Notes:
A computed fold for a 139-nucleotide RNA, annotated as c-di-AMP riboswitch aptamer (ydaO/yuaA leader).

RNA sequence: GUAUGUGUCAUGCUGAAUCCGGCGCAAGCCGGAGCGGGGGAUGAAAUUUUUGGGGUGAAUCGCGUGAUCUGCGCGUAGGGCUUUACACCUUUUGGCCCGAAUCCGUCAACUAACCUCGUAAGCGAAGAAAGGUGGAAAU
Numbered sequence: 001g002u003a004u005g006u007g008u009c010a011u012g013c014u015g016a017a018u019c020c021g022g023c024g025c026a027a028g029c030c031g032g033a034g035c036g037g038g039g040g041a042u043g044a045a046a047u048u049u050u051u052g053g054g055g056u057g058a059a060u061c062g063c064g065u066g067a068u069c070u071g072c073g074c075g076u077a078g079g080g081c082u083u084u085a086c087a088c089c090u091u092u093u094g095g096c097c098c099g100a101a102u103c104c105g106u107c108a109a110c111u112a113a114c115c116u117c118g119u120a121a122g123c124g125a126a127g128a129a130a131g132g133u134g135g136a137a138a139u
Stems, first nucleotide, its partner, number of pairs: 012123003018033006034119006052107001053104004061075005078098004086134008
């Protein structure tokens, strides 16, 4: 000097995925609040059902390459990361990261009442400024 691994940075980050209560030795189970998703009228307008269709999600689309493949590469709609005391929103400017996966099963546009489901999983993408809103603590 380079590579790899580990630890700290976590009062941190992505995400709806947090908090409270009860039962239980525990594992776990049940309930509530908050947050998030789906189904679901009238009316009006619109859409187009094998080229099946639809949902969650930022994750869509294009080009190239390989092809005994189902991979690889480049870009892209779109999304995310901190700093200005704290939290949130908007904007500017740098740098970096993602741009997946999966579910329903022939079926669902929106949608009041109403019905119903989830509350996981995984992590270190380290700059700096402007405007606005709000709260807490201390004096």

The sequence was found by an Rfam model in a public genome assembly. Model confidence (mean pLDDT): 78 of 100.